[in-house]
RNA sequence: GCGAGAUUAACUCAGAGGUAGAGUACUUCCUUGACGUGGAAGGAGUCGCGGGUUCGAAUCCCCCAUCUCGCA
Numbered sequence: 001g002c003g004a005g006a007u008u009a010a011c012u013c014a015g016a017g018g019u020a021g022a023g024u025a026c027u028u029c030c031u032u033g034a035c036g037u038g039g040a041a042g043g044a045g046u047c048g049c050g051g052g053u054u055c056g057a058a059u060c061c062c063c064c065a066u067c068u069c070g071c072a
Stems, first nucleotide, its partner, number of pairs: 001071007010024004018055001026042005048064001050062003
């Protein structure tokens, strides 16, 4: 330099055009003498950046950035 893949919650990941989710973690409460386990509830997201298409975009298209792999 060329090609492919990835980027969504603190972490690991779903979500293939119509209100952004799960598990773990975190907070509160119940349970316990206490801790842990268990149970209930709750908070947390400019969906990497900037544009485009569309009535509507995490999702489709383009640019850029970062990471991974392959080729040279």
The RNA shown here (transfer RNA) has 72 nucleotides and comes from an uncultured Clostridia bacterium. Its Rfam family is "tRNA". Rfam links the family to the GO term triplet codon-amino acid adaptor activity. Its mean pLDDT, the model's own confidence on a scale to 100, is 83.